[in-house]
RNA sequence: GCUGAUCUUCGGGGCAUGGUGACCCGAACAGGGAAUUCCAGACCGGCGGUAAAAGUCCGCGACUCUGCCCGACAGGCAGACUGAACCGGUGCAACUCCGGUACCGACGGUAUAGUCCGGAUGAUAGAAGAUCAGC
Repeated sequence: GCUGAUCUUCGGGGCAUGGUGACCCGAACAGGGAAUUCCAGACCGGCGGUAAAAGUCCGCGACUCUGCCCGACAGGCAGACUGAACCGGUGCAACUCCGGUACCGACGGUAUAGUCCGGAUGAUAGAAGAUCAGC
């Protein structure tokens, strides 16, 4: 240094903006409240790879669903599903950099949610390290 086993730690970000007012309180055609969901604007970007750095290229994970294993639970395995980018420039090399203009974002809750609350003090792709064994 490589391979294998066991273990430890780490492992997702983002509206203190303006407008409107479904609806609610109220006897009220007083008054007040009311959306991070609507409109405008703002903001965010998991992991590995790729001649050079990627939310939009290739792949993985997460979410959701189905089947199987199990007496059942817990758990495990397999499968399905799985969003979005172009133009110009530099360069040996970039759909990754620079400039410009776009676009995308599970499920449940709630005034319609990428940003709030919840499953989740969860799980995982993976990252770093320790010990042991072999080469």